Notes
The RNA shown here (transfer RNA) has 73 nucleotides and comes from a Candidatus Omnitrophota bacterium. NCBI's taxonomy places the organism under Bacteria, Pseudomonadati, Candidatus Omnitrophota. The coordinates come from a structure-prediction model, not an experiment, and the mean pLDDT is 81.
[in-house]
RNA sequence: GCCGACGUAGCUCAGCUGGUAGAGCAGGGCUUUCGUAAAGCUCAGGUCAGUGGUUCGAUUCCACUCGUCGGCU
Numbered sequence: 001g002c003c004g005a006c007g008u009a010g011c012u013c014a015g016c017u018g019g020u021a022g023a024g025c026a027g028g029g030c031u032u033u034c035g036u037a038a039a040g041c042u043c044a045g046g047u048c049a050g051u052g053g054u055u056c057g058a059u060u061c062c063a064c065u066c067g068u069c070g071g072c073u
Base pairs, nucleotide, nucleotide: 001072002071003070004069005068006067007066010025011024012023013022019056027043028042029041030040031039049065050064051063052062053061
């Protein structure tokens, strides 16, 4: 330099053939216990990497930029 994949909650990841953003773990509160752990219930947490475009509507489609990983030279 060229090609490809990926970027979503603190962490690990779903959500794709465009139509209200979710799970597990972690965190806060409550129940239970003499107390802790475990268990159960509940709450909070997101400018979906950024900018622009298409569209009535974009996490999703298109272009560019940034970052991570892999391959080729």
It matches the Rfam family "tRNA". Rfam classes the family as a transfer RNA.